Predicted 3D model of a 93-nucleotide RNA (c-di-GMP-I riboswitch aptamer) from a Gemmatimonadota bacterium. The organism belongs to Gemmatimonadota, within Bacteria. Its Rfam family is "c-di-GMP-I riboswitch aptamer". Rfam's curators write: GEMM was predicted in a large-scale screen for bacterial structured RNA regulatory elements.

[in-house]
């Protein structure tokens, strides 16, 4: 350095559910709680997934201005979906 023991030690993180707050939503934060995790530490660079506020289109309504079911769309998210990158405790073969 690679690697990751049915090892030891200090320990660490925290899914779902529930409660509160934020957000248009996805989702996030805090509390509680442990399903799991050896990078479940960091990072949206690539893929994938979620949402669709704004925008664009538009059925329909309307004299018109306009409004709008619905569709598309990320500049919003997910690192506990995978890969790349960065960093890190301990320690055998």
């Nucleotide at each position: 350095u690679c690697c990751g023991a049915u090892a030891a030690c200090c320990g660490g993180c925290a899914a779902a559910a529930c409660c509160g707050c934020c957000u248009a939503a996805a989702g996030g934060c805090g509390g509680c709680g442990a399903c799991g995790c050896a990078a479940a530490g960091c990072c949206c660079c690539g893929a994938g997934a979620c949402u669709a506020a704004a925008g664009c289109g538009a059925c329909g309504c309307g004299c018109a201005a306009g409004c709008u079911a619905c569709g598309c769309c990320a500049c919003g998210u997910c690192a506990g979906u995978c890969g790349a990158g960065c960093u890190a405790c301990c320690g055998a073969a």